The RNA shown here (transfer RNA) has 75 nucleotides and comes from an uncultured Spirochaetales bacterium. Model confidence (mean pLDDT): 81 of 100. Its Rfam family is "tRNA".
[in-house]
RNA sequence: CGGGGUGUAGCGCAGUGGUAGCGCGCUGCGUUCGGGACGCAGAAGUCGCGGGUUCAAGUCUCGCCACUCCGACCA
Numbered sequence: 001c002g003g004g005g006u007g008u009a010g011c012g013c014a015g016u017g018g019u020a021g022c023g024c025g026c027u028g029c030g031u032u033c034g035g036g037a038c039g040c041a042g043a044a045g046u047c048g049c050g051g052g053u054u055c056a057a058g059u060c061u062c063g064c065c066a067c068u069c070c071g072a073c074c075a
Base pairs, nucleotide, nucleotide: 001071002070003069004068005067006066007065010024011023012022013021018055026042027041028040029039030038031037048064049063050062051061052060
């Protein structure tokens, strides 16, 4: 430098253009003397950034950024 992949809650990941979710973790409550475990409830999201299309974008599209894989070049 060229091509591909990934980016969504603290972590790991789902998500047919139409209410943003699951597991673990976290907080509170209950059972227990307590811990653990289980049950119930809850908090936590500019969906990497910025445009475009659309009544409506995490999703389609363009550019950029970060990480990663493959290849090329130089040494």